[in-house]
Context: one part of a larger RNA
RNA sequence: CUGGGCGUAAAGGGCGCGUAGGCGGCCACGACAAGUCACUUGUGAAAUCUCCGGGCUUAACUCGGAACGGUCAAGUGAUACUGUCGGGCUAGAGUGCAGAAGGGGCAACUGGAAUUCUCGGUGUAGCGGUGAAAUGCGUAGAUAUCGAGAGGAACACCUGCGGCGAAGGCGGGUUGCUGGGCUGACACUGACGCUGGGGCGCGAAAGCCAGGGGAGCGAACGGGAUUAGAUACCCCGGUAGUCCUGGCCUUAAACGAUGAAUGCUUGGUGUCUCGGGUUACAUAGUCCCGGGGUGCCGUCGCUAACGCUUUUAGCAUUCCGCCUGGGGAGUACGGUCGCAAGACUGAAACUC
Numbered sequence: 001c002u003g004g005g006c007g008u009a010a011a012g013g014g015c016g017c018g019u020a021g022g023c024g025g026c027c028a029c030g031a032c033a034a035g036u037c038a039c040u041u042g043u044g045a046a047a048u049c050u051c052c053g054g055g056c057u058u059a060a061c062u063c064g065g066a067a068c069g070g071u072c073a074a075g076u077g078a079u080a081c082u083g084u085c086g087g088g089c090u091a092g093a094g095u096g097c098a099g100a101a102g103g104g105g106c107a108a109c110u111g112g113a114a115u116u117c118u119c120g121g122u123g124u125a126g127c128g129g130u131g132a133a134a135u136g137c138g139u140a141g142a143u144a145u146c147g148a149g150a151g152g153a154a155c156a157c158c159u160g161c162g163g164c165g166a167a168g169g170c171g172g173g174u175u176g177c178u179g180g181g182c183u184g185a186c187a188c189u190g191a192c193g194c195u196g197g198g199g200c201g202c203g204a205a206a207g208c209c210a211g212g213g214g215a216g217c218g219a220a221c222g223g224g225a226u227u228a229g230a231u232a233c234c235c236c237g238g239u240a241g242u243c244c245u246g247g248c249c250u251u252a253a254a255c256g257a258u259g260a261a262u263g264c265u266u267g268g269u270g271u272c273u274c275g276g277g278u279u280a281c282a283u284a285g286u287c288c289c290g291g292g293g294u295g296c297c298g299u300c301g302c303u304a305a306c307g308c309u310u311u312u313a314g315c316a317u318u319c320c321g322c323c324u325g326g327g328g329a330g331u332a333c334g335g336u337c338g339c340a341a342g343a344c345u346g347a348a349a350c351u352c
Base pairs, nucleotide, nucleotide: 003324004323005322006321007306008305012320014202015201016200017199021195022194023193025089026088027087029086030085031084032083034082035081036078037077038076039075040074041073042072043070050066051065052064053063054062055061092192093189094188095187096186097184098183099182104178105177106176107175108174109173110172111155116150117149118148119147120146121145122144126137127136163170164169207248208247209246210245211244212243216242217241221237222236223235224234259319260318261317262316263315264314267297268296269295270294271293272292273291274290275289276288277287279285301308302307325352326351327350334345335344336343337342
C1' cells in the first nucleotide's frame, strides 16, 4: 500500500472560484506503439523453503533433480482497449436570438403604523407592576385623552411545508446599476467537460479598532421581590451592544446533522414557474401534455433499526474531504494567522 465506512453509532470540509493532479463523449477514421499482450534470448549465486527420488535401521540430518524466485533487460511481433499525434461529428459543455418569474446583490430617494421624548390644550389623584407585592413614576399636575413637533429602529396585513441565492442569508415603496438560473424555436463553436491537494474569495450572531448615531430592547451593573440562601427565574431602572461608515475577527446544532458531478430505475397527489394543445372565445379560467423548481405519500431496492425512496440513504462511475474504542483533549508543545479575544493545525504520558 491493501480493508470497511461517513443521515441518527466515530466520520461530509460552512460555501464558492479555481491551479497542479486524477478522470473523461461519438467514428468497427488514419498514424505511432509508451502502457497492454504474445514469443525468443540473456540473466535472476549457493544455502534455505516446496515437490520428487536416494543415503545413514527411522527421523532430525544429508545428497541429487525439479520447481520457486524480476513491476528485470534486450529483441521480434500484435494493435482490441488506454495513451500520443492528426482528421471528422454533435447527443456533453458553451455562445447568439426571443420571452416570463423572483424578499438575488449594491446604491440613492421615500411612506405609514407603533414605541419613546419635547411643547401646548382638557383633566385630577392616582398610575404602573405582580401569583401577591414592593422598588419606580405622580399635586413642581403623572396615568388617560386631543393637537403639534423631534428622533431612531423595524417593516403589520399581503405571507404561503410560497419565491430567490453557492452558502451565510434575503421581506414597506420607487428609481438607477448589476449577478444567476429557467423556458422556446432556430443558428453557431466543436469535447472547449467533471472534480479539485495547495491557493484565492465570500462567510449568521457575538466580539475588536476608529468615527458617527442611539427610539425601543438590553449582557454587565443598581434596586425591589421570592427563597433556608437566590450572585437566578418575576418586577423597576440601566451601560456596552443592537443601527450607519471604514477596517478586523472567521466561528456555529454554518443542519437536509446527508460533499460535488453524470447516467439509469414503478407510481400517486399538492404547489411555484415557463411553453404547447383543448374547450370557452372578450379575457380570466377548465382539462391534457412537455421542461425546470419545491413539498407530502409510497413500490422495488437499500438500511442495525428508525427511515430513505427519480429532490435516493436505490443501481453504477469519477474526483475531493473525513473516520478508525471512551477519557486525557480539541488540551499541551511547536508553527501560521490575529490589535486582542482567540482561530487553524494538533499529540503523548496516564487511565478504563